[in-house]
RNA sequence: AAUUUGAAUCAGGGGAGCUUAAUUGCUGAGAGGAUGCUUAACGUGCAUCGACCCUUUGAACCUGACACGGAUAAUACCGGCGCAGGGAGUUUCAUUUUGCCCCUC
Repeated sequence: AAUUUGAAUCAGGGGAGCUUAAUUGCUGAGAGGAUGCUUAACGUGCAUCGACCCUUUGAACCUGACACGGAUAAUACCGGCGCAGGGAGUUUCAUUUUGCCCCUC
């Protein structure tokens, strides 16, 4: 100097579907938990925090896609699409191996 593996720190990215009379049921890591704002109220939506997943070894997640095939009570539920296009990382410590240089015998 390069390299292997591991850990830590701080930081960043992301989604929340379908269904029921219901506090039900399905898949999933997670299916909006808390607070506030919004509303006449409920609902919806938004913001912050939380849980969970993911951070280039990147199918976490987004686009294509209100698409295609299969299944289902229904849904991106499953499969293909998918060496398609995008997608969020720095630092420190330890460690493996190798190369070069210096010193000693």
Predicted 3D model of a 105-nucleotide RNA (TPP riboswitch aptamer (THI element)) from an uncultured Synergistales bacterium. Its mean pLDDT, the model's own confidence on a scale to 100, is 76. It matches the Rfam family "TPP riboswitch aptamer (THI element)". About the family: Vitamin B(1) in its active form thiamin pyrophosphate (TPP) is an essential coenzyme that is synthesised by coupling of pyrimidine and thiazole moieties in bacteria. It was read from a public genome assembly, where an Rfam model found it.